Predicted 3D model of a 124-nucleotide RNA (SAM riboswitch aptamer (S box leader)) from a Bacillota bacterium. The source organism's lineage runs through Bacteria, Bacillati and Bacillota. It was read from a public genome assembly, where an Rfam model found it. Model confidence (mean pLDDT): 82 of 100. Rfam family: SAM riboswitch aptamer (S box leader). Gene Ontology term of the family: regulation of gene expression. Rfam's curators write: The SAM riboswitch is found upstream of a number of genes which code for proteins involved in methionine or cysteine biosynthesis in Gram-positive bacteria.
[in-house]
RNA sequence: CUCUUAUCCGGAGUGGUGGAGGGACUAGCCCAAUGAAACCCGGCAACCCACUUUGUGGCGGCUUAUAGUCGUGCAAAGUAUGGUGCUAAUUCUAGCAGAAGAGAAUUCUUCUGACAGAUAAGAG
Repeated sequence: CUCUUAUCCGGAGUGGUGGAGGGACUAGCCCAAUGAAACCCGGCAACCCACUUUGUGGCGGCUUAUAGUCGUGCAAAGUAUGGUGCUAAUUCUAGCAGAAGAGAAUUCUUCUGACAGAUAAGAG
């Protein structure tokens, strides 16, 4: 960098350093010297690893065998040591297509699905 799968209306700071930008892109609209980005600390979350509890008409082993026990798989709930991630606004809103409604019309509103993007896990 490409592909696959899952998730994206919840959650998280009156901290320190820093010193002008930031919200992916375009348009809009916002945030920012009452301090942007970035870094540190703190926090959130539970994707992966790990662990715990409960259940189990799964699989395998053992034994005192209609059962017990060990390992493993699966399901649910939980923990937060490790790997990431996140920590203004729904991914801030729209962008493409379709449906419904409003309007004389440019157009507007709502909904659905794509596209794009982000993150995780896996593959190349």